Record summary: Small-subunit ribosomal RNA, central domain from a Vicingaceae bacterium, 346 nucleotides, folded computationally. It was read from a public genome assembly. The coordinates come from a structure-prediction model, not an experiment, and the mean pLDDT is 88. Taxonomically the source falls in Vicingaceae (Bacteria, Pseudomonadati, Flavobacteriia, Flavobacteriales).

[in-house]
Context: one part of a larger RNA
RNA sequence: UUGGGUUUAAAGGGUACGUAGGCGGAAGAUUAAGUCAGUAGUGAAAGCCCAUCGCUCAACGAUGGAACUGCUAUUGAUACUGGUUUUCUUGAAUAUACUUGAAGUAGGCGGAAUACGACAUGUAGCGGUGAAAUGCAUAGAGAUGUCGUAGAACACCGAUUGCGAAGGCAGCUUACUAAGGUAUUAUUGACGCUAAUGUACGAAAGCGUGGGGAGCGAACAGGAUUAGAUACCCUGGUAGUCCACGCCGUAAACGAUGAUUACUCGGUGUCGGCGACAUACAGUCGGUGCCUAAGCGAAAGUGAUAAGUAAUCCACCUGGGGAGUACGAUCGCAAGGUUGAAACUC
Numbered sequence: 001u002u003g004g005g006u007u008u009a010a011a012g013g014g015u016a017c018g019u020a021g022g023c024g025g026a027a028g029a030u031u032a033a034g035u036c037a038g039u040a041g042u043g044a045a046a047g048c049c050c051a052u053c054g055c056u057c058a059a060c061g062a063u064g065g066a067a068c069u070g071c072u073a074u075u076g077a078u079a080c081u082g083g084u085u086u087u088c089u090u091g092a093a094u095a096u097a098c099u100u101g102a103a104g105u106a107g108g109c110g111g112a113a114u115a116c117g118a119c120a121u122g123u124a125g126c127g128g129u130g131a132a133a134u135g136c137a138u139a140g141a142g143a144u145g146u147c148g149u150a151g152a153a154c155a156c157c158g159a160u161u162g163c164g165a166a167g168g169c170a171g172c173u174u175a176c177u178a179a180g181g182u183a184u185u186a187u188u189g190a191c192g193c194u195a196a197u198g199u200a201c202g203a204a205a206g207c208g209u210g211g212g213g214a215g216c217g218a219a220c221a222g223g224a225u226u227a228g229a230u231a232c233c234c235u236g237g238u239a240g241u242c243c244a245c246g247c248c249g250u251a252a253a254c255g256a257u258g259a260u261u262a263c264u265c266g267g268u269g270u271c272g273g274c275g276a277c278a279u280a281c282a283g284u285c286g287g288u289g290c291c292u293a294a295g296c297g298a299a300a301g302u303g304a305u306a307a308g309u310a311a312u313c314c315a316c317c318u319g320g321g322g323a324g325u326a327c328g329a330u331c332g333c334a335a336g337g338u339u340g341a342a343a344c345u346c
Stems, first nucleotide, its partner, number of pairs: 004317003007300002012314001014201004021194003025088007033081002035077008049065006091191001092188003095184006103177007110154001114150008125136002162169002206247006215241002220236004258313006266291009295302002319346003328339004
């Protein structure tokens, strides 16, 4: 390389958009580039293969043939692919009506809790643990009440619920923005699928500048525990967690399962439409769950939300360690990221 694979054995890119490229619905006409057939030329000799012959055989050699699967030219064929052109509607998109949701961005508002402050009542403890101690408290704590201030998060509803490409999204409300679904089959008429490079988004932590700082809390300090205890437990507590702007670009970024399309028994929930109301059996489209037939699978399992049967395109794998390391390149303020070996060894 061919092949075989990628849920869990090595292997699906974190996700989307999209360029080149690859692939592409139905009917007709035309062309003849691919494709197929014929003919001609060329395809050196030697070699390989076949036949016959020559060295006493063979190796070796000679003669003849075949072959040289290719290329070029030309004449035809036209099913398939391609080009051009005409048409179509089922793929795709649009329109109209209805509808759905924790989808996004910005602003406003709310109550509970917590902490702090002030005042009042009031007196000796509070707090914490397995037990304690550090800590707080007669300079009046803790408890209770009233008022005020602050930041962060939104109990119940709440659910195998819903929405989003993924990351993710949850108090209420307003504005702006995006998306999906259903119905009508009205419009366009293949406008599609995938997607290297690229671009955008991308949890947490971390970084830069400026704010903010209630609670929690790496680091750190103290108290315990212990043989020790750089821990688990306790008392404190800085960065951080929050906001704005800018970086970083990684995660068990998981369904450990790429995207799209078609086909393939049943049962039972649920969410959003439509339809039907004959009040009963049930239908249909789009999601989201569970169980299961066949099939698949090494098994676990999966099973119309496939890991079944097929097709197109992309990504990736090829024994373990060395190693996601070194070197180089590139991105980054840095931390580091991306790309990514070999010697050696088993």